[in-house]
Context: one part of a larger RNA
């Protein structure tokens, strides 16, 4: 992992609701007892409980009572009905382990120092080698000591190094040979040494050269049993079928935030009897969007310019100037969630009409109270986020089908069942791939068509405006492009062309005191401008269409692919394809209706209804060695759970109908036991 067995809402008491039944202004017994051999049923038992009357804090009074001075008023009652009670069943709650499994812990009583920590008692072990302390002896030496040398001697948490003890490094091992080792190196090795045996210390404790280490492979508090089925607002699991309805992820509160309570939203049943959603019409209040500047503020320019700054004159008072700032006001132009002189659409409220068993009300049973994305209007953020938080609508959640290549939340559309029938939606119609290689008018040449901007460009087609042009434009070519003059200044020089100033006059068809290149300065080339040749359109500005560049990411590859110049883009039109939509035909269930007929039937949590099957019991009816149950194979029936027939096997019990009771249905729980 698979297969098979087992495996989770039970039982008791009390109470509410619903259903069934008994009795009824009453209902009912409890403990206990009687009859009986027992089981079982019947009877007794009027204590008690519920109901039959309420009001008041109470004394108390009573169809009334309480407050009150009240015969006033008001509160709660009475006045009407089959009102009540007991039992059984279903369901829910409470109390119990209370659907099942699951802690870490806490407490009590015990068991442990054969591991290990420390200590006590008593034993035992440490190859070999090296070093050579004190002391002593002899010699030297001293006044005597001291001191020196040699010898002797054999000290040491001394040195090297086996046993022994340890464990610094690396490799191997890592379902190991081993729940800590092996191999090669390594440290101590007469000591605070190693080790045997016997003993001592015990869990809110011991021991600890101290790590929270160790106390039997367990230690921030051992292990065993018990309290104990601790508790678990947490995780997981929770077993047959069909039918009907069908949510929520919100508000308020919460030692509350993944829990709970109340409300909201769902289901089922009921009472009453006439209104709800929606639509049309009518009537309302508003201060949002847009807008506006009348208020509150903000704000640009201009006019006037209080006041101020700067400045001139004056001893001062004061009198002037000003291209500075600027109040207020006027004109023009703007901005605002916390501005509004005005002011929508929607929404909301009310009325009338239409509509007509949904809404509302009550009882019982829930679940939900983590929401997600998309559109719209806002806040937060950065007019970021598959971000966050509100409002409103949609979808998903709990929704399958078609489209978007694939793709909960987007687009289309809501699956009762069957069909080798038809029509459509979104989206499509060259091939993959069902349907147009459809028609017409345009655009695009970039494979744009998949991928962003600022910005850039004689890409290209369309529109608007404006200028020049057969008295000849634009482009090209031929020719001219001069004189005063090298303008003046400046400068070494400055001659159109370093720079500053001025920018005139003449001739002329035209020609700047010069557009650029050039020179040291000249020169030279060229342009503006003009004539000629040629012959018909040529410039400039703006608008919108489709394209181009801008355009870089890590394996090769993000149009779904092939491929396409349309099979791309814009527009018009027709046809077709295309879904579980709609239609057709047949069928099922439910609801409404007298009927004809019409309508409904996606679904998680959850509520309700109807059934199937298993084991056992009672009553009734039966089968079985001429072969029960079980098992295997198998044509049949039912919407399903399932049911029944046949054959074989098997070899002794079993079935049906009506009812009753449950250890009553397995795929999941890192379930549990067994097998492989």
């Nucleotide at each position: 992992g698979c297969c098979g067995g087992c495996g989770a809402g039970u039982u008791a008491u009390u109470a509410g609701a619903c259903g069934a039944g008994g009795c009824u202004a009453g209902g009912u017994u409890a403990a206990g007892g009687c009859c009986g051999a027992a089981a079982g049923a019947g009877c007794c038992g009027c204590a008690g409980c519920c109901c039959g009357a309420g009001c008041g804090a109470a004394a108390g009074c009573g169809a009334g009572u309480c407050c009150g001075a009240a015969c006033a008023g008001g509160g709660c009652g009475u006045a009407a009905a089959c009102c009540g009670u007991c039992u059984c069943g279903u369901u829910u709650a409470a109390u119990a382990g209370a659907c099942c499994c699951g802690a870490a812990c806490c407490c009590g009583g015990g068991u442990g120092a054969u591991c290990u920590a420390a200590c006590c008692a008593u034993g035992u072990c440490c190859a070999g080698g090296a070093u050579g302390a004190a002391g002593c002896u002899u010699g030297g030496g001293u006044a005597a000591c001291a001191c020196c040398a040699a010898g002797u001697g054999g000290a040491g948490g001394u040195c090297c190094g086996a046993a022994c003890c340890g464990a610094c490094c690396g490799a191997u091992g890592u379902u190991g040979a081993a729940a800590a080792a092996u191999c090669g190196g390594c440290g101590g090795a007469u000591g605070a040494g190693g080790u045997g045996u016997g003993g001592u210390u015990a869990g809110g404790g011991g021991u600890g050269a101290a790590a929270u280490g160790c106390c039997a492979a367990u230690c921030g508090a051992a292990c065993c049993c018990g309290g104990a089925g601790c508790u678990a607002g947490c995780u997981g699991g929770u077993u047959c079928u069909c039918c009907c309805c069908g949510a929520a992820a919100u508000g308020c509160g919460u030692u509350g935030a993944g829990g709970c309570g109340c409300a909201g939203c769902g289901g089922u049943c009921g009472a009453a009897g006439a209104u709800g959603a929606u639509g049309a019409c009518g009537a309302g209040g508003g201060g949002u969007a847009a807008a506006g500047c009348a208020c509150u503020g903000u704000u640009u320019c201009g006019g006037u310019g209080c006041g101020g700054g700067c400045u001139g004159c004056g001893a001062g008072a004061g009198c002037g100037g000003u291209a500075c700032c600027a109040a207020a006001u006027c004109g023009a132009g703007a901005c605002a969630a916390a501005c509004u002189c005005a002011g929508a659409a929607u929404a909301c409220u009310c009325g009338u009409c239409a509509a007509g068993a949904a809404a509302g009300c009550g009882a019982c049973c829930a679940g939900u109270g983590a929401g997600a994305c998309g559109g719209u209007g806002g806040g937060g953020g950065a007019u970021a986020a598959g971000c966050u938080u509100c409002a409103u609508c949609g979808u998903c959640g709990a929704a399958a089908g078609g489209g978007a290549a694939a793709c909960a939340g987007c687009c289309c559309a809501g699956a009762c069942c069957a069909c080798c029938a038809g029509c459509u939606a979104a989206g499509g119609u060259c091939c993959c791939c069902a349907a147009a290689u459809g028609a017409c008018c345009g655009c695009u040449c970039a494979g744009u068509g998949a991928u962003u901007a600022a910005g850039g460009a004689g890409g290209u087609g369309a529109g608007a405006g404006u200028g020049c042009a057969c008295a000849g434009a634009c482009a090209a070519c031929c020719a001219g492009g001069a004189g005063g003059u090298u303008g003046g200044c400046c400068u070494a020089g400055a001659a159109g062309c370093a720079g500053c100033c001025a920018c005139c006059c003449u001739u002329g068809a035209a020609a700047g005191a010069g557009u650029g290149c050039g020179u040291a300065a000249u020169a030279g080339c060229u342009c503006a401008c003009u004539g000629g040749u040629c012959a018909a359109g040529c410039g400039c500005u703006c608008u919108g269409g489709c394209g181009c560049c801008g355009a870089a990411a890590a394996u090769g590859a993000a149009c779904g692919g092939g491929g396409c110049u349309a099979a791309g883009c814009g527009g018009u039109c027709u046809a077709c394809c295309g879904a579980a939509g709609c239609u057709g035909u047949g069928g099922a269930a439910c609801g409404a209706g007298c009927a004809a007929u019409c309508g409904u039937u996606g679904g998680u949590a959850g509520g309700g209804g109807a059934g199937c099957g298993u084991u056992c019991c009672c009553c009734g009816a039966c089968g079985g060695g001429a072969g029960a149950a079980g098992c295997a194979c198998u044509a049949g029936c039912g919407a399903g759970a399932g049911c029944a027939g046949g054959u074989g096997u098997g070899g002794a019990c079993g079935u049906c109908g009506g009812g009753g009771a449950a250890g009553u249905g397995a795929g999941a729980a890192u379930g549990u036991c067994g097998g492989c």
Large-subunit ribosomal RNA, domain II from Oxynema aestuarii AP17, 676 nucleotides, folded computationally. Rfam family: Bacterial large subunit ribosomal RNA. The source organism's lineage runs through Bacteria, Bacillati, Cyanobacteriota, Oscillatoriophycideae and Oxynema aestuarii. Its mean pLDDT, the model's own confidence on a scale to 100, is 86. The full RNA is in RNAcentral, with records from ENA.